[in-house]
Predicted 3D model of a 73-nucleotide RNA (transfer RNA) from a Prevotellaceae bacterium. The RNAcentral record of the sequence draws on ENA.
C1' cells in the first nucleotide's frame, strides 16, 4: 500500500432502531458508622473517537477520517 476486525465514564464491561436526561462493576469524592484506619452503608460526579449521511428517532445503520490490532503484496 490492499484487506478484514475494532473504537462508549479513570479501568471493566452493558444496552431489538424508540423503554434509556446511556445502565451496571471496581476505582474517585463527600457523609454515616469508627478512638482510628479498613470493612459496610448512604450520596454523587463522570462516557457513545471524530465529521457528515440515511430515519420521524442513530451508541446501534451507511459514508469518511483519526486512532489500536490482526492478515497480505
Nucleotide at each position: 500500500g490492499g484487506c478484514g476486525c475494532u473504537u462508549u465514564c479513570g479501568u471493566c464491561u452493558a444496552a431489538c432502531g424508540g423503554u434509556u436526561c446511556a445502565g451496571g462493576a471496581c476505582a474517585c469524592a463527600u457523609g454515616c458508622c469508627u478512638c482510628u484506619c479498613a470493612c459496610g452503608c448512604a450520596u454523587g460526579g463522570a462516557a457513545u473517537a471524530c465529521g457528515g449521511g440515511u430515519u420521524c428517532g442513530a451508541u446501534u445503520c451507511c459514508c469518511g477520517u483519526a486512532g489500536g490490532c490482526g492478515c497480505u503484496a

The prediction has a mean pLDDT of 81.